Predicted 3D model of a 77-nucleotide RNA (transfer RNA) from a Nitrososphaerales archaeon.
RNA sequence: GCGAGGUUAGUCUAGCCUGGUUAGGACGGUGGCUUCCCAAGCCUCCAGCACGGGUCCGAAUCCCGUACCUCGCACCA
Numbered sequence: 001g002c003g004a005g006g007u008u009a010g011u012c013u014a015g016c017c018u019g020g021u022u023a024g025g026a027c028g029g030u031g032g033c034u035u036c037c038c039a040a041g042c043c044u045c046c047a048g049c050a051c052g053g054g055u056c057c058g059a060a061u062c063c064c065g066u067a068c069c070u071c072g073c074a075c076c077a
Stems, first nucleotide, its partner, number of pairs: 001073007010027004020057001028046002031043003050066005
């Protein structure tokens, strides 16, 4: 340099194919309930679509570019 795949909260992950009202779940954290206390359990809240642009009434989803990660190929006088 070329090709393929990937990036969603502090961590992990579903959704992307086939666009549709407020992005779901687990761990974690706040507050509360329960309990003699702890743990466990229950409720509530906190926090997220890598970045930029385009298409569209509407984009996590489709398209383009960039960054980073993984794999393969090429180059390495």
About this RNA: NCBI's taxonomy places the organism under Archaea, Thermoproteati, Nitrososphaerota, Nitrososphaeria, Nitrososphaerales.